[in-house]
Context: one part of a larger RNA
RNA sequence: UUGGGUUUAAAGGGUCCGUAGGUGGAUUGGUCAGUCAGAGGUGAAAUCCUGCAGCUUAACUGUAGAACUGCCUUUGAUACUGCCGAUCUUGAGUCGUUAUGAAGUAGUUAGAAUAUGUAGUGUAGCGGUGAAAUGCAUAGAUAUUACAUAGAAUACCGAUUGCGAAGGCAGUCUACUACGUAUAUACUGACGCUCAUGGACGAAAGCGUGGGGAGCGAACAGGAUUAGAUACCCUGGUAGUCCACGCCGUAAACGAUGGACACUAGUUGUUGGAAUUAUUCAGUGACUAAGCGAAAGUGAUAAGUGUCCCACCUGGGGAGUACGAUCGCAAGAUUGAAACUC
Numbered sequence: 001u002u003g004g005g006u007u008u009a010a011a012g013g014g015u016c017c018g019u020a021g022g023u024g025g026a027u028u029g030g031u032c033a034g035u036c037a038g039a040g041g042u043g044a045a046a047u048c049c050u051g052c053a054g055c056u057u058a059a060c061u062g063u064a065g066a067a068c069u070g071c072c073u074u075u076g077a078u079a080c081u082g083c084c085g086a087u088c089u090u091g092a093g094u095c096g097u098u099a100u101g102a103a104g105u106a107g108u109u110a111g112a113a114u115a116u117g118u119a120g121u122g123u124a125g126c127g128g129u130g131a132a133a134u135g136c137a138u139a140g141a142u143a144u145u146a147c148a149u150a151g152a153a154u155a156c157c158g159a160u161u162g163c164g165a166a167g168g169c170a171g172u173c174u175a176c177u178a179c180g181u182a183u184a185u186a187c188u189g190a191c192g193c194u195c196a197u198g199g200a201c202g203a204a205a206g207c208g209u210g211g212g213g214a215g216c217g218a219a220c221a222g223g224a225u226u227a228g229a230u231a232c233c234c235u236g237g238u239a240g241u242c243c244a245c246g247c248c249g250u251a252a253a254c255g256a257u258g259g260a261c262a263c264u265a266g267u268u269g270u271u272g273g274a275a276u277u278a279u280u281c282a283g284u285g286a287c288u289a290a291g292c293g294a295a296a297g298u299g300a301u302a303a304g305u306g307u308c309c310c311a312c313c314u315g316g317g318g319a320g321u322a323c324g325a326u327c328g329c330a331a332g333a334u335u336g337a338a339a340c341u342c
Base pairs, nucleotide, nucleotide: 004313005312006311007296008295012310014201015200016199017198021194022193023192025088026087027086028085029084030083031082033081034080035077036076037075038074039073040072041071042070049065050064051063052062053061054060091191092188093187094186096183097182103177104176105175106174107173109171110154114150115149116148117147118146119145120144121143125136126135162169163168206247207246208245209244210243211242215241216240220236221235222234223233258309259308260307261306262305263304266287267286268285269284270283271282272281273280274279291298292297315342316341317340324335325334326333327332
């Protein structure tokens, strides 16, 4: 390179937007660039291939042909692709009506629980465990009642429920935004799909500055356990967890399954619509046919049958390391080898 693959064997980028590029619906006219056909020129000789011939044969040589898959010129063909023009509505989108929803941002507010404080009642234990001890408590704890304060999280509803591109999103109410479904007519008329580079978003932890700090709780201290116990268990407890702003840019960022479109038996739940009679549209689940698959399984939400575009893989280790470069306050991230070895 031809080719083969990417759920679990190596391999789908964390997600989306989008530039270049690639690719692209129906009808029709033109053009003839690609494409196809004819003719001419050229494509040195030798070599290679084929026939015949010459050295006794062979190697070798001679001769004739073929080939030289190419390039140029010219004459045609016009189905397909391209380009130019016109038209269309099914793809895509806009307008109207219409749900639904933990979609987002900002603010408001509620109750339970927990902790602390003050006051009352009350007296000797409480707490904790497999059992204990550390710990708390006569300076009155635990328990109980009242009031106050604080921070964080929202029981029930709650459901393989819903929403969001993914990360993710859950008390109430308000404001401002966004997505998207169904349906019907009107409108635009291919405006589409994918997307290297790039941009935006991106759990948790971590970092910077300033707040906040109830509970939980890395580190740390103590008590146990144990042969030891730098752990599991217990008592405490700092960062952190929370808020604002700014970084970081990674995860088993998983459906371990890239996106878009079309087609290919059914059965049965559920969410939201339209019809309210059959049914049907958009999601979300279970089971299964054909098919696929090494099997497990998958099976209209495909891992089936096809088309288009992107990303990635090529034995194990060395190694996601070294070096260089870019980014970052740092932590580190991204890109990413080789020697050697089996």
Record summary: The prediction has a mean pLDDT of 87. A computed fold for a 342-nucleotide part of an RNA from a Flavobacteriales bacterium, annotated as small-subunit ribosomal RNA, central domain. The organism belongs to Flavobacteriales, within Bacteria. It matches the Rfam family "Bacterial small subunit ribosomal RNA".